[in-house]
RNA sequence: UUGUGUAAAUGCUAAACCCGUUGCGAAACGGGGACAGAAAACUGCGGGUCUUAACGAUAAAGACAGCCGGGUUACCACU
Numbered sequence: 001u002u003g004u005g006u007a008a009a010u011g012c013u014a015a016a017c018c019c020g021u022u023g024c025g026a027a028a029c030g031g032g033g034a035c036a037g038a039a040a041a042c043u044g045c046g047g048g049u050c051u052u053a054a055c056g057a058u059a060a061a062g063a064c065a066g067c068c069g070g071g072u073u074a075c076c077a078c079u
Base pairs, nucleotide, nucleotide: 003078004077005076012037013036017032018031019030020029021028022027035066041072042071043070045069046068047067048064049063050062051061052060
């Protein structure tokens, strides 16, 4: 450096649900919690799903990276 994730180590993240805060909302953040994850790290680039008070008008503004791809970076072991 390439490939792989069978076993193990160090650790990491944290679904549902509950409480609080923010938001019109999808949702987000904090605390508890643990279904899972070898990229469940980052990135709205392509597709997809979802939301909409105001603005806007055939669209616009957003949410989701734990829906699928793409891109970037990375731990351990084996190779």

Description: This is a predicted structure of a 79-nucleotide RNA (c-di-GMP-I riboswitch aptamer) from uncultured Methylobacter sp. Its mean pLDDT, the model's own confidence on a scale to 100, is 81.